[in-house]
RNA sequence: UCAUGUCCCGUGGGAGAGUUCGGCACCAGAUUGCCGACGCCGAAGGCGCAACACCGCCCGGAAUCGCUCAGGCACACGGACCACGGGAAUAAC
Numbered sequence: 001u002c003a004u005g006u007c008c009c010g011u012g013g014g015a016g017a018g019u020u021c022g023g024c025a026c027c028a029g030a031u032u033g034c035c036g037a038c039g040c041c042g043a044a045g046g047c048g049c050a051a052c053a054c055c056g057c058c059c060g061g062a063a064u065c066g067c068u069c070a071g072g073c074a075c076a077c078g079g080a081c082c083a084c085g086g087g088a089a090u091a092a093c
Stems, first nucleotide, its partner, number of pairs: 006088008018038001020037006039073003045069001046067003052060001
């Protein structure tokens, strides 16, 4: 000095699953909100694990894999991840 990696910001794209049932409130009604019940989804977050020179133990050990605590199941919001643009710090060389 420098990033193809890391983090942040902006824009665009971005799936899945009941706008199920009951009660209460508002209300002309619907919508909406809250509580409960059962059924589901997984791509916020969280948790778990394989291989890993040989035997045993311990530690380490990934995910869009599993679990579903949390979150979600009309729209909206959110949304892993991808693309483009911008920024910051820090390497190897």